[in-house]
Context: one part of a larger RNA
RNA sequence: CUGGGUGUAAAGGGAGCGUAGACGGCUGGCCAAGUCUGAAGUGAAAGCCCGGGGCUUAACCCCGGAACGGCUUUGGAAACUGGCCGGCUGGAGUGCUGGAGAGGCAGGCGGAAUUCCUGGUGUAGCGGUGAAAUGCGUAGAUAUCAGGAGGAACACCGGUGGCGAAGGCGGCCUGCUGGACAGUAGCUGACGUUGAGGCUCGAAAGCGUGGGGAGCAAACAGGAUUAGAUACCCUGGUAGUCCACGCGGUAAACGAUGAAUGCUAGGUGUUGGGGGGCAAACCCUUUCGGUGCCGCCGCAAACGCAUUAAGCAUUGCACCUGGGAGUACGGUUCGCAGGGAAUGAAACUC
Numbered sequence: 001c002u003g004g005g006u007g008u009a010a011a012g013g014g015a016g017c018g019u020a021g022a023c024g025g026c027u028g029g030c031c032a033a034g035u036c037u038g039a040a041g042u043g044a045a046a047g048c049c050c051g052g053g054g055c056u057u058a059a060c061c062c063c064g065g066a067a068c069g070g071c072u073u074u075g076g077a078a079a080c081u082g083g084c085c086g087g088c089u090g091g092a093g094u095g096c097u098g099g100a101g102a103g104g105c106a107g108g109c110g111g112a113a114u115u116c117c118u119g120g121u122g123u124a125g126c127g128g129u130g131a132a133a134u135g136c137g138u139a140g141a142u143a144u145c146a147g148g149a150g151g152a153a154c155a156c157c158g159g160u161g162g163c164g165a166a167g168g169c170g171g172c173c174u175g176c177u178g179g180a181c182a183g184u185a186g187c188u189g190a191c192g193u194u195g196a197g198g199c200u201c202g203a204a205a206g207c208g209u210g211g212g213g214a215g216c217a218a219a220c221a222g223g224a225u226u227a228g229a230u231a232c233c234c235u236g237g238u239a240g241u242c243c244a245c246g247c248g249g250u251a252a253a254c255g256a257u258g259a260a261u262g263c264u265a266g267g268u269g270u271u272g273g274g275g276g277g278c279a280a281a282c283c284c285u286u287u288c289g290g291u292g293c294c295g296c297c298g299c300a301a302a303c304g305c306a307u308u309a310a311g312c313a314u315u316g317c318a319c320c321u322g323g324g325a326g327u328a329c330g331g332u333u334c335g336c337a338g339g340g341a342a343u344g345a346a347a348c349u350c
């Protein structure tokens, strides 16, 4: 390279937007670059291949043919690809109407609980564990009542419920704002799909500056346990966790399953619309979108997947090829740093 693959064996980029490129609906006309076809020229000879012949045979040599897979010029064809011009509405988008939602950002408000402070009641314990001890408490703790301060998180509802591209999003109210969905069939008329580079977003921990700090809690200290115990258990406790701005760019960033389109039995739940029986409750629906479970065909090494495919096909992207190892080295690049990204070996081993 070819071929084969990527849920779990090696392998889907963490996610989105999108540049180049690749690919691209129905239909009419024209062109003829690709494509097909005729002719001409060239493709030296030798060699290779086929047929025949000559040395006793072979090697070798001679004759003929084919081939030289190609290029150039020229005549023609127009189905397909392509180009140009025109038309279409099924793809795509948009308008109008409508309901659903922890989608995002900002501001405000609320109650429960923990802790702390002040005061009241009250007295000897509290706390903690397998059992204890460290710890707290007669300077009055724990318990209980009242008042106050402050920070963080929002019980029940809550649900294989919902929303978001992913990360993720949950008290209530207000403002601003993104997307999806249904109905309608008005408008545009292929405007599409994918997407190397690129740009943006991206949990937690971490970093910088400033604030904040209730609870929790790496580090750390003490008490236990133990042969030891740099742990598991207990008492404390600082970064951090929270806010603003900036950086970082990684995760079992998982459905370990990239994106888009079409096609291929069903059953049953749930969620958001539509339609119908309808006053409603409720019921029906071969109506559309989402989300679960079960299950044919098919697929699969098996497990299992199965209209939310891991089935059948098409398009473009990414990636894989034993371990060592995404390591070492080198240069590149990003970062304040820790370090990250891309590139990426070998010895040795099987």
Stems, first nucleotide, its partner, number of pairs: 004320003007303002012317001014201004021194003025088007033081002035077008049065006091191001092188003095184004103177007110154001115149007125136002162169002206247006215241002220236004259315005266294008274285004298305002322349002330343001332341003
Predicted 3D model of a 350-nucleotide part of an RNA (small-subunit ribosomal RNA, central domain) from an uncultured bacterium.
Its mean pLDDT, the model's own confidence on a scale to 100, is 86.